[in-house]
Predicted 3D model of a 108-nucleotide RNA (SAM riboswitch aptamer (S box leader)) from Oceanobacillus jeddahensis. The organism belongs to Oceanobacillus, within Bacteria. Model confidence (mean pLDDT): 78 of 100.

RNA sequence: CUUAUAAUGAGAAGUGGAGGGUACUGGCCUUAUGAAGCUUCGGCAACCAUUGGAUUGAUUUCAAACGGUGCCAAAUCCAGCAGAUGUAUUUAUAGUCUGGGCUAUAAG
Numbered sequence: 001c002u003u004a005u006a007a008u009g010a011g012a013a014g015u016g017g018a019g020g021g022u023a024c025u026g027g028c029c030u031u032a033u034g035a036a037g038c039u040u041c042g043g044c045a046a047c048c049a050u051u052g053g054a055u056u057g058a059u060u061u062c063a064a065a066c067g068g069u070g071c072c073a074a075a076u077c078c079a080g081c082a083g084a085u086g087u088a089u090u091u092a093u094a095g096u097c098u099g100g101g102c103u104a105u106a107a108g
Stems, first nucleotide, its partner, number of pairs: 001108006011041005019030003024080004042072003047068002050064005081099005
C1' cells in the first nucleotide's frame, strides 16, 4: 500500500505504584476497593494453516480447535466530515439512519 473484518464472546493470581481508555480535539467512563507495564495460568474468537461434511462451471458453506497470530471494561466507549430523516422552527441545536475518515487485527 491492497483486501477483509470490527454492537457477539472471553480474567484470575503475582509483581508494580499512577495513570488508563494506542494520534489529535471535545465528551463520557475507569482507577489507591490499586491504573498502565511485566510474569504465570486460564479463557474467547475463528483471520491464516490443518482436518472432516455438504456443494459448484468457478466456488461457496458448515463443523472441529492440535499449530501461527489476535483478543479477554463500556459499540473501534461516543462524537468530529458528508448526505438523508426528523422534534422545534427565524436561525441554531438534539435524536435516528447511511456512507466516509481515523484506528486496530488478519492475510498478501